[in-house]
RNA sequence: GGCCUGGUCACGCCGAGUCCCGGACCCGCCGCGCGGGCCACGGGAGCCGGGGACCCGCUUCGGGGCGUCACCGCCCCUUGGGGUGAAUCCGCGACGAGCGGUAGGGCAUCUCCAUGUCCGAACCCGACAGCUAACCCGGUAGGCGCGAUGGAGAGGAGAA
Repeated sequence: GGCCUGGUCACGCCGAGUCCCGGACCCGCCGCGCGGGCCACGGGAGCCGGGGACCCGCUUCGGGGCGUCACCGCCCCUUGGGGUGAAUCCGCGACGAGCGGUAGGGCAUCUCCAUGUCCGAACCCGACAGCUAACCCGGUAGGCGCGAUGGAGAGGAGAA
């Protein structure tokens, strides 16, 4: 000096996924209170999602089991339908693995343009939901990364 790996702090990225308070617990101390940490739990703000009238719009169905023979009720399943999400759709392949493309989406560290590059999944509900005021319910995770391509503009700081 280069490369690789791990930890911490800062900065940054996808995403709604951030912040505050209380409280148990732990630690420290000048000691019975103060400060810090932590999230098992609770509350709130902000953000996000679902259900839910008139009006308008639409008019599509299942399978199995039990109570019992039927209506009906309960339980299970997913092919119909629906939800979160950018993540849909098309072709080839053997209907597979996979390959190519695509609607759509992200990033290049203030913004726009250019240029380049990457993603284009996964999961959930369980026969059922259009929109939808009032109203009702839920979530606030997880996963990563770097010394930053050009042009134009904005803003800030410093010096004189």